[in-house]
Molecule: Bacterial RNase P class A
Organism: uncultured Oleiagrimonas sp.
């Protein structure tokens, strides 16, 4: 001068009016007065985990779902932290569903000659058979790519074409041979807790192809609803259940009639649900300071602190000073992001004007 990575702030001070909870004084029961308390880093998506409730549930195994390197943090997670491979960047540092395609199926457009134990379009060859042509000492020899043919070196095509690079070899290549470097598989040796990774020998000419956010196998998790959950108070009016009294030789319904037999009245008791209130309801895996232990997430220990709990609804305006952006010569005049609690936490994700501190980085 450009990054990268981590952190934290996100207008300040006063004054004035005013709203919601809590506490207390007051009251003519409407209120009124003092104290004090009032939003975030994401209160958002409600995406993953937890607590807290009800309901289910002997156990155990199928099915569905979910997770996937290794070790560590945690109440738990799909979070985090470290650390390993892998990619990508000169670098700091970033991203990664990162177990198995030698269990089994499956699937791959289009373009290619060929895409799964593959292929031969152009291209190379002319070794070998046979064809023609020439020559010949008659044994045959040269020469053409015309037919059967070898061949994977180069080009071509595609996301991917069966290791790299010399040397040799051949008709012309070609792990065909070989030497090295690469892979593969197996054996040791130290090194880490571990995922790995490093040295050594031996071995096989050697790509064994891709795709599991395809089915599938293997590990391991994993019941269901959710604070409108749940608990406790509970009216009016209707309705239900038992007893007593009452009467009826009665209405009514039972398809018509007769028995039955149910209802229709009054007084007590019971016990259910519905309005409504209470409660759950904010003291918690809380928060702020130090020490100590750990690379670090955290963790332990000590002091200190109470910090929204409503109805869905409050959490706010205004004025001066300030400060920071923009407009304007200037007076000054606009603006100050994103956004907004509702059981409660710890995470992920998106959304954010602006600005600060730390460490590291590449270049000059």
């Nucleotide at each position: 001068g450009a990054g990268u990575c981590g952190g934290c702030c996100g207008g300040a001070c006063a004054g004035u009016c005013g709203c919601g909870g809590u506490g207390u004084g007051u009251u003519u029961c409407g209120g009124c007065g003092c104290a004090u308390c009032g939003a975030g880093g994401a209160a958002a998506g409600u995406c993953c985990g937890g607590g807290c409730u009800c309901c289910g549930c002997a156990g155990g195994g199928c099915a569905g779902g979910g997770u996937g390197c290794c070790a560590g943090g945690u109440a738990a997670c799909g979070c985090c932290u470290g650390g390993g491979c892998a990619g990508u960047g000169u670098g700091a540092a970033c991203u990664g569903a990162c177990g198995g395609c030698c269990a089994g199926u499956g699937c791959a457009a289009c373009a290619g000659a060929g895409a799964g134990c593959a292929g031969a379009c152009c291209g190379c060859c002319g070794a070998a058979c046979g064809g023609c042509g020439c020559c010949u000492c008659c044994g045959g020899g040269c020469g053409u790519g015309c037919g059967u043919g070898g061949c994977a070196a180069g080009g071509g095509u595609g996301a991917a074409a069966g290791g790299g690079u010399g040397c040799g070899g051949c008709a012309a290549g070609a792990g065909c041979g070989c030497a090295c470097c690469g892979c593969g598989c197996g054996c040791g040796g130290g090194g880490a807790c571990a995922a790995c990774g490093c040295c050594g020998c031996g071995u096989g000419g050697c790509a064994c192809g891709g795709u599991a956010a395809a089915c599938c196998c293997c590990a391991c998790c994993u019941g269901g609803a959710g604070c409108a959950a749940g608990a406790c108070c509970g009216a009016a009016u209707a309705g239900g259940g038992g007893a007593g009294c009452a009467u009826a030789u009665g209405g009514c319904g039972u398809g018509g009639c007769c028995c039955g037999c149910g209802u229709c009245g009054c007084u007590c008791c019971c016990g259910g649900g519905u309005a409504g209130g209470u409660u759950g309801c904010u003291u918690g895996a809380g928060c702020c300071u130090g020490a100590c232990g750990g690379u670090g997430a955290c963790g332990u220990c000590a002091g200190g602190c109470c910090c929204a709990g409503a109805g869905g609804a409050a959490u706010g305006a205004c004025u001066g000073u300030c400060a920071c952006g923009u407009c304007g010569c200037a007076a000054g005049a606009c603006g100050u992001a994103c956004a907004g609690a509702a059981c409660c936490c710890g995470g992920c994700u998106u959304a954010c004007a602006g600005g600060c501190c730390g460490a590291c980085u590449c270049c000059a």